A computed fold for a 72-nucleotide RNA from Gekko kuhli, annotated as transfer RNA. It matches the Rfam family "tRNA". Rfam classes the family as a transfer RNA. The sequence is in RNAcentral, with records from ENA. The organism belongs to Gekko, within Eukaryota. The coordinates come from a structure-prediction model, not an experiment, and the mean pLDDT is 82.

[in-house]
RNA sequence: GGAGCUGUGACUCAGUGGUAGAGCCACUGCUUGGCAUGCAGAAGGUCCCAGGUUCAAUCCCUGGCACCUCCA
Numbered sequence: 001g002g003a004g005c006u007g008u009g010a011c012u013c014a015g016u017g018g019u020a021g022a023g024c025c026a027c028u029g030c031u032u033g034g035c036a037u038g039c040a041g042a043a044g045g046u047c048c049c050a051g052g053u054u055c056a057a058u059c060c061c062u063g064g065c066a067c068c069u070c071c072a
Base pairs, nucleotide, nucleotide: 001071002070003069004068006066007065011023012022013021018055027041028040029039030038048064049063050062051061052060
């Protein structure tokens, strides 16, 4: 320098054109003499950025950024 993959709560991931979900962590309550486990609840996401298509974009298209892989 070229090609490709990925980018979604603190972390690991799902999701599909119709306003986003799970597990884990952390928080609050119940349970205990206390801890752990268990149960319940609440919080936490401008879905990497900017444009475009569309009635509507996390999803489709273009460009950029970052990580990783391959080639040189």